[in-house]
């Protein structure tokens, strides 16, 4: 990749055409509309590769006509695909792994030489087993692949000591008191020479030890002993020059003793991006009711201009209880803004209008659309390493609303298992996974009996 398949018989939906019952409404009296999922025939459909998980990212709707900032999240090598994506294609790095070139140990077999058969040394080749650096590959697998001198935090146990990290064990120097041999000495003693012991102070970080990890590695010098302390060659690191690649990045050449770990799916920093919500979103249409009744509050303004003899109208700009948007916050939008009495004024009172709030109650839960013609599928040709992308030709494949897509019967396939066989099943029996659409689309990631294909 597929993931059962054919007849037959009954039943379930959706579309369509053809006929028919009843009820209603209209009028143009026989016709149209409508309701009963109304009933009968036919025709053509009718669960996925994940329909699952709600993990990403979009279409579409709304709020809105748009912002910023905090917070929260997410992303994090290059290129390319793509509507986008935290996808996917190819690639760079980097890590494991196997093969393989080079060392180093050991063991054999040869050959040589001594020698008492034996056994020893020695030597380049063969064979086998281990074992460590480094390199190479048309190799196979991984990767959550900015930052570790900006901060904080962790690395058990061991170990002297775990990063601003170090002195056990051994090494070296210097002093002190000792033991042994020798020599002098009557003895105390006093000299030396190797070894040795103990102890104080100094020096190292090469060797050893611990460990996952221990202040580059091998070699030589040089030191009291050591040590990049000096060379020499590696490796790292930072600088500067070239070359190749869209580019991550490599490949060469040069300088300079610069050489103090890891962990950021740990907190963190950087640099980028996220607006909320979701078909039970949103929209028509019908029909019905109570604009109900209550507790407790708030708001009801200022100015400036035109007209007018005032009253008063008309306009503009500010303010406004409180609504709305996305977790807060700013902006933003929408928002009553009057009347009467009382006062000298500030003010107060009632009415009326907007709102926020406890409580109780009352009507509706019917239709229809959203709703499956799309970043869509199938073909053939072409362009790329590939993911895909370009053209030509055909296709229309579920549309439910408590939710249909099913049941018997037969036979087939395919798989186990028994049994048989020189070889071939004419056999018996059992078995077919994961699992059900509900606005749609692109991935991701869970599940799968059994076949194929790499």
């Nucleotide at each position: 990749c597929u993931g059962u398949c054919u007849u037959a018989u009954c039943g379930c939906u959706a579309u369509g055409a053809a006929g028919u019952g009843a009820g209603g409404c209209g009028c143009u009296u026989g016709c149209g509309c409508u309701u009963c999922u109304g009933c009968u025939u036919c025709a053509u459909g009718g669960a996925g590769g994940a329909a699952a998980g709600u993990c990403c990212g979009g279409g579409c709707a709304a709020c809105a006509c748009a912002g910023a900032g905090c917070a929260u999240c997410g992303u994090a090598c290059u290129u390319c695909c793509u509507a986008a994506c935290g996808g996917g294609a190819a690639g760079g790095c980097c890590c494991u792994g196997a093969g393989u070139a080079c060392c180093c140990u050991g063991a054999a077999a040869u050959a040589u030489a001594u020698u008492u058969u034996u056994a020893u040394a020695u030597a380049a080749c063969u064979u086998c087993a281990g074992g460590a650096c480094u390199g190479c590959u048309u190799c196979a697998g991984g990767g959550a692949c900015a930052g570790a001198c900006a901060g904080u935090a962790c690395c058990a146990c061991a170990g002297a000591a775990a990063a601003c990290a170090a002195a056990c064990u051994u090494c070296c120097c210097u002093g002190a008191a000792g033991u042994u041999c020798u020599g002098c000495g009557c003895a105390a003693g006093c000299a030396c020479a190797u070894a040795u012991u103990u102890c104080a102070g100094g020096g190292u970080a090469a060797a050893g030890g611990u460990g996952a990890a221990a202040a580059g590695g091998u070699g030589a010098g040089g030191u009291a002993a050591g040590a990049g302390c000096u060379c020499a060659c590696c490796a790292g690191u930072u600088c500067c020059g070239g070359g190749g690649g869209u580019g991550a990045c490599u490949c060469c050449g040069g300088a300079a003793g610069c050489u103090u770990g890891g962990u950021a799916a740990a907190c963190c920093u950087u640099a980028c991006g996220a607006g909320u919500u979701g078909a039970a979103a949103g929209g028509c249409c019908a029909a019905a009711u109570a604009g109900g009744u209550u507790u407790a509050g708030c708001u009801a303004c200022u100015c400036c201009g035109g007209u007018g003899c005032a009253a008063g109208c008309c306009g503009g700009a500010g303010a406004g209880a409180g609504g709305g948007u996305u977790g807060c916050u700013c902006g933003c939008c929408c928002a009553a803004u009057c009347c009467u009495c009382c006062g000298u004024c500030a003010g107060g009172a009632g009415g009326u209008a907007g709102c926020u709030u406890u409580a109780c109650g009352g009507g509706u839960a019917g239709g229809c659309c959203g709703a499956u013609u799309g970043a869509u599928c199938g073909u053939u040709g072409u362009g790329g390493c590939a993911a895909c992308g370009c053209a030509g030709c055909g296709a229309c494949a579920a549309g439910a609303u408590a939710a249909a897509u099913g049941a018997u019967a037969a036979g087939a396939u395919u798989c186990c298992u028994u049994c048989a066989u020189u070889g071939c099943g004419u056999a018996a029996g059992g078995a077919a996974a994961c699992a059900g659409a509900a606005c749609c689309c692109g991935g991701c990631u869970u599940a799968c009996a059994g076949g194929c294909c790499u």